Predicted 3D model of a 73-nucleotide RNA (transfer RNA) from a Candidatus Nealsoniibacteriota bacterium.
Its Rfam family is "tRNA". Its family is annotated with triplet codon-amino acid adaptor activity in the Gene Ontology.
NCBI's taxonomy places the organism under Bacteria, Bacteria candidate phyla, Candidatus Nealsoniibacteriota.
The coordinates come from a structure-prediction model, not an experiment, and the mean pLDDT is 81.
């Protein structure tokens, strides 16, 4: 330099070849329980890498950029 793959809560993963409020586990905060803590139960906050485009509708499709990994030279 050319090409390929990946990027979703703090962390680990879902979202069924575009459609419903983007869910789960874990972690965190609060509450119940307990003498206290832990465990258990309830509840809350928390995310689509960035910018455009296509579409009635985009996490999903297209383009560029950024970051990570790989192949060739």
């Nucleotide at each position: 330099g050319u090409c390929c793959c990946c990027a979703u809560a703090g962390c680990u993963c879902a979202a069924c070849a575009g459609g419903a409020u983007a869910g789960a586990g874990u972690a965190u905060a609060g509450g119940c329980u307990u003498c206290c803590g832990g465990a258990g139960c309830c509840c809350a906050a928390g995310a689509u890498a960035u910018a455009g485009g296509u579409u009635c509708a985009a996490a999903u499709c297209c383009u560029a950029u950024u970051g990570g990994g790989g192949a060739c030279a």